The prediction has a mean pLDDT of 75.
The RNA shown here (Bacterial RNase P class A) has 363 nucleotides.
Its Rfam family is "Bacterial RNase P class A". By type it is a ribozyme. From the family's description: Ribonuclease P (RNase P) is a ubiquitous endoribonuclease, found in archaea, bacteria and eukarya as well as chloroplasts and mitochondria.
The sequence was found by an Rfam model in a public genome assembly.
[in-house]
RNA sequence: GGCAGGGACUGUUCUAUCGCUGGGCUUCAGGGCCGAGAGGAAAGUCCGGGCAGCACGAGCCACCAUGCUUCCUAACGGGAAGGGGCUGCGCCUGUAAAGGCGGGGCUACAGAGAGCGCCACAGAAAAGAUACCGCCCGAGAGGGUAAGGGUGAAAACGCGGGGUAAGAGCCCACGACGUGUGCCGGUGACGGCCAUGAUGGCAAACCUCAUGGGCUGAAAGACCAAAUAUACCGACAAGCCUUCGGGCAACGGGCAGGCUCGCCUGUAUUGUCGGGGGGUAGGUUGAUAGAGGCCGUCGGCGACGGCGGCAGUAGAUUGAUGAUAGAACACGACAGAACCCGGCUUAUAGGUCCUUGCCUUUU
Numbered sequence: 001g002g003c004a005g006g007g008a009c010u011g012u013u014c015u016a017u018c019g020c021u022g023g024g025c026u027u028c029a030g031g032g033c034c035g036a037g038a039g040g041a042a043a044g045u046c047c048g049g050g051c052a053g054c055a056c057g058a059g060c061c062a063c064c065a066u067g068c069u070u071c072c073u074a075a076c077g078g079g080a081a082g083g084g085g086c087u088g089c090g091c092c093u094g095u096a097a098a099g100g101c102g103g104g105g106c107u108a109c110a111g112a113g114a115g116c117g118c119c120a121c122a123g124a125a126a127a128g129a130u131a132c133c134g135c136c137c138g139a140g141a142g143g144g145u146a147a148g149g150g151u152g153a154a155a156a157c158g159c160g161g162g163g164u165a166a167g168a169g170c171c172c173a174c175g176a177c178g179u180g181u182g183c184c185g186g187u188g189a190c191g192g193c194c195a196u197g198a199u200g201g202c203a204a205a206c207c208u209c210a211u212g213g214g215c216u217g218a219a220a221g222a223c224c225a226a227a228u229a230u231a232c233c234g235a236c237a238a239g240c241c242u243u244c245g246g247g248c249a250a251c252g253g254g255c256a257g258g259c260u261c262g263c264c265u266g267u268a269u270u271g272u273c274g275g276g277g278g279g280u281a282g283g284u285u286g287a288u289a290g291a292g293g294c295c296g297u298c299g300g301c302g303a304c305g306g307c308g309g310c311a312g313u314a315g316a317u318u319g320a321u322g323a324u325a326g327a328a329c330a331c332g333a334c335a336g337a338a339c340c341c342g343g344c345u346u347a348u349a350g351g352u353c354c355u356u357g358c359c360u361u362u363u
Base pairs, nucleotide, nucleotide: 001359002358003357004356005355006354007353008352009351010350012328013327014326015325016324017323018322020037021036023034024033025032026031039334043345044344046343047342048341049340050339051217052216053215054214063213064212065211066210067209068082069081070080071079072078083109084107085106086105087104089102090101091100092099093098110208111207115206117202118201119200132149133148134145135144136143137142157175158174160172161171162170177197178196179195180194182193183192184191185190221285222284223283224282230277232275233274234273235272236271237270238269239248240247241246250267251266252265253264254263255262293310294309295308296307297306298305299304329332
């Protein structure tokens, strides 16, 4: 210097005219003037919370989610710092197995001394081992052997030695692994030492354990409320006859339960007018100042927190944020708010910075 990858930040700008959605000032009004108007993801709606309504005595079961530790946070399945494990690279120790150091990448990482189970294909055998080849013993039948071969994702701890007929943790040293009321260090996960033990794997299958979870969602919810119809309330009018005093008829209520009669009482019906509750259309609100942003300082490895200062007009509801003309350059990617906030995930041309790997050039 080139190529590729990762991370962080940024992510077109200016002027004029005409519009669109809010706001302010002004005008009696029509109108006039001023100023504001999408994002880092506004997206997916995945997780958590605020807010709101409904539900709610407690417990158990069921269902769902989470799953190493400590911390951060309003909270989280998010984040920070760590621990353990797996796996490359370089160096070192060792006969080897294996281990150590440095610096990367990945990691949903509780439990397989509870239970029911599963381990395809291949392979003799996939877990209390029916031994395929091989090895040893044996005349043979047969027996021994998990050391070697072969199969497999995985083969009954590894390696070196002893031992043996051949072999085998059968024995020994070292190492891997598990366990411990052990000792030491650490808040802890865990680590070191010591002692001791036996050995397959699978829980992002069932399951066990621990923790958490009431349901719904801004079309939530609150307030005002037209026309039409109408619950309910009030006023007035309304059957037939009449000598105007009343009588008759219909229906309802009361006279202690039912029926009949009687007595008392009313007009419950219809119409007109007035009042009037609830709901609908519509409107207002929720609704944009918020667990917010920026700067400085202090504390902390860090996520983050404390203190101080500064600036600060998106808010639609068929849903505004655009069009035209001109200018500049690197010629412009993904993409458009709908209650708000913190995350996660996904998309993203170009530019700047940091970083990793490879190649090349020079010294």